[in-house]
RNA sequence: AGCUCAUCGAGAGGGACUGAGGGAACGGCCCGACGAAGUCCCGGCAACCGCCACGAUCCUCCUGUGCUCACCCGAGUCACAGUCGUGGAAACGGUGCUAAUUCCGUCCCGCAGCCGCGGGGUAGAUGAGAA
Numbered sequence: 001a002g003c004u005c006a007u008c009g010a011g012a013g014g015g016a017c018u019g020a021g022g023g024a025a026c027g028g029c030c031c032g033a034c035g036a037a038g039u040c041c042c043g044g045c046a047a048c049c050g051c052c053a054c055g056a057u058c059c060u061c062c063u064g065u066g067c068u069c070a071c072c073c074g075a076g077u078c079a080c081a082g083u084c085g086u087g088g089a090a091a092c093g094g095u096g097c098u099a100a101u102u103c104c105g106u107c108c109c110g111c112a113g114c115c116g117c118g119g120g121g122u123a124g125a126u127g128a129g130a131a
Stems, first nucleotide, its partner, number of pairs: 003129006013042005021031003025106004043098003048094002051088006062082005067076003102123001107120005
C1' cells in the first nucleotide's frame, strides 16, 4: 500500500512556540493576523479493542490453558477460554477524536414546475481482524 467487518445526525479547548495557510481530491461554501497548519504542555469527549457482570451457543471439529493416565513419543476427553448478544466502569492499558452531518455536493435511482428533498453507491476517516 491493498483485503474483510463495524461505525460515521451525538459529544468534547485552553496555554506556549511559531507565523499563512486550512477544511483528503475537485467544485461550492466556510474557517484564518481577534492567529491557519505544525510541535509541545495541560484538559476534555467518546466507548472500537482490552476489562467486569449476565445470557446465548456449547452436536461435531479445531486451538490454548489446566486436570487425569502414561511419563520417550503420546492419549483421555473432564473443566475453562475462544464466538455472539445485552448491560456496566472509564481510576488503569492500546487507539481515536476535540468548527460546521464525513461542512455540502461529485455517480445512480425516485419525487418535484424550479429551488430542492429522500434512498443507495463511490471515495474518505477511525477501530478491529486476517494474510